Predicted 3D model of a 73-nucleotide RNA (transfer RNA) from a Candidatus Woesearchaeota archaeon. It matches the Rfam family "tRNA". Its family is annotated with triplet codon-amino acid adaptor activity in the Gene Ontology. Its mean pLDDT, the model's own confidence on a scale to 100, is 81.
């Protein structure tokens, strides 16, 4: 330098163009216990990497950029 792929809560992750963006884990509160753990219930937490384009409508499609991984040179 070229090609492929990924980027979504603290972490991991689902998401055939349209309901309030999904679940797990972690965190916090309550219940339970003499207490802790386990368990049950509930809550908070997201500029969906950035900019632009297509569209009535974009996390999703297209382009460029940035960052991670793999391959070629």
């Nucleotide at each position: 330098g070229g090609g492929c792929u990924c980027g979504u809560a603290g972490u991991c992750u689902a998401g055939c163009g349209g309901c309030u963006a999904u679940g797990a884990u972690g965190u916090c509160g309550c219940c339970u216990u003499c207490a802790c753990a386990c368990g049950g219930c509930g809550a908070a937490g997201g500029u969906c990497c950035u900019c632009g384009g297509u569209u009535c409508g974009a996390u999703u499609c297209c382009g460029a950029g940035c960052g991670g991984g793999c391959c070629c040179a």